Predicted 3D model of a 101-nucleotide RNA (SAM riboswitch aptamer (S box leader)) from Glutamicibacter uratoxydans. Rfam family: SAM riboswitch aptamer (S box leader). Rfam's curators write: The SAM riboswitch is found upstream of a number of genes which code for proteins involved in methionine or cysteine biosynthesis in Gram-positive bacteria. The model forms 96% of the base pairs in the Rfam consensus. The coordinates come from a structure-prediction model, not an experiment, and the mean pLDDT is 82. It was read from a public genome assembly, where an Rfam model found it.
């Protein structure tokens, strides 16, 4: 890059640069911003897809014992941390995460 599978009304903010937009895209709203957003670093969190761990529980197989699945921890790898993905509606619509190619 495409295409597969999951998830996107829970939860989480401080600091320092920076300087005008931003909240993915069209069109309508709401609505954040110079009391500095939005972004970038650091640092705290936050959450549990992977990883890892387990005197839990079920299934299976079976000489050892292990593999699945849930469940629960989580110091690892991503993510994420205004507003339901901010709303309505559109589209071969993003986003993140797994496993491949």
């Nucleotide at each position: 890059u495409a295409a597969c599978c999951a998830u996107c009304c829970c939860g989480a903010g401080c600091g320092g640069c920076c300087g005008a937009g931003a909240g993915a895209u069209c069109u309508g709203g709401c609505u954040c911003u110079g009391u500095g957003a939005c972004g970038c670093c650091g640092c705290a969190g936050c959450a549990a897809c992977c990883a890892c761990c387990g005197a839990u529980g079920a299934a299976c197989a079976a000489c050892a014992u292990g593999u699945u699945c849930a469940c629960g921890g989580c110091c690892g790898g991503u993510g994420c941390u205004a507003c339901c993905g901010c709303c309505a509606g559109g589209a071969c619509c993003g986003a993140u995460g797994g496993a491949g190619a």